RNAcentral holds the sequence, with entries from ENA and MGnify. The RNA shown here (transfer RNA) has 82 nucleotides and comes from a Gemmatimonadota bacterium. Model confidence (mean pLDDT): 81 of 100. It matches the Rfam family "tRNA". Rfam's curators write: Transfer RNA (tRNA) molecules are approximately 80 nucleotides in length.
[in-house]
RNA sequence: GGAGGGGUGGCAGAACGGCAAUGCACCGCACUCGAAAUGCGGCGCCCUCACGGGCUUGUGGGUUCGAAUCCCACCCCCUCCG
Numbered sequence: 001g002g003a004g005g006g007g008u009g010g011c012a013g014a015a016c017g018g019c020a021a022u023g024c025a026c027c028g029c030a031c032u033c034g035a036a037a038u039g040c041g042g043c044g045c046c047c048u049c050a051c052g053g054g055c056u057u058g059u060g061g062g063u064u065c066g067a068a069u070c071c072c073a074c075c076c077c078c079u080c081c082g
Stems, first nucleotide, its partner, number of pairs: 001081007010024003018065001026042005044055004058074005
C1' cells in the first nucleotide's frame, strides 16, 4: 500500500429502516443478630427543587417522514495479502 471484519452505558453484548434489549457490576429497600444468598425497585449524559425537557450508538457529513442500521469521508482495533 491492498482486501475483509469490527467500534453501542462502568464491563460484556443484542437490536427487519420505526420505543437503544439483556446479563454483570453498582445504588436503595426488604429479609438477617450481622452478612452472604434471594426478592423488589433504580441504574447512559445534560438542564431542572420537582414536574418535565434536551441530547446520546468512534467522528463529521449525506439519503429518508424516520438512521445504531443505508451511502460517503476520516479516526481507531483485529485478521489476511503484498